Model confidence (mean pLDDT): 83 of 100. Transfer RNA from a Candidatus Aenigmatarchaeota archaeon, 72 nucleotides, folded computationally. Rfam family: tRNA. By type it is a transfer RNA. About the family: Transfer RNA (tRNA) molecules are approximately 80 nucleotides in length. The sequence is in RNAcentral, with records from ENA. NCBI's taxonomy places the organism under Archaea, Nanobdellati, Candidatus Aenigmatarchaeota.
[in-house]
RNA sequence: GCCUCGUUAGCUCAACGGUAGAGCAUCCGCCUUGUAAGCGGAGGGUUGAGGGUUCGAAUCCCUCACGAGGCU
Repeated sequence: GCCUCGUUAGCUCAACGGUAGAGCAUCCGCCUUGUAAGCGGAGGGUUGAGGGUUCGAAUCCCUCACGAGGCU
């Protein structure tokens, strides 16, 4: 220098172009003599950044940043 993959909640990851979710963690409640476990609920997001296409973009296209791997 070139190619491929990845970037979404605190962490690990989902999500046909049509309301962004789950598990764990945190907080609250139930249960228990009490704690843990179990059950129910709540909060938590500029979907890496900037543009473009579209009625509508996490999703498609372009550029850039960062990470992983490969080639030279």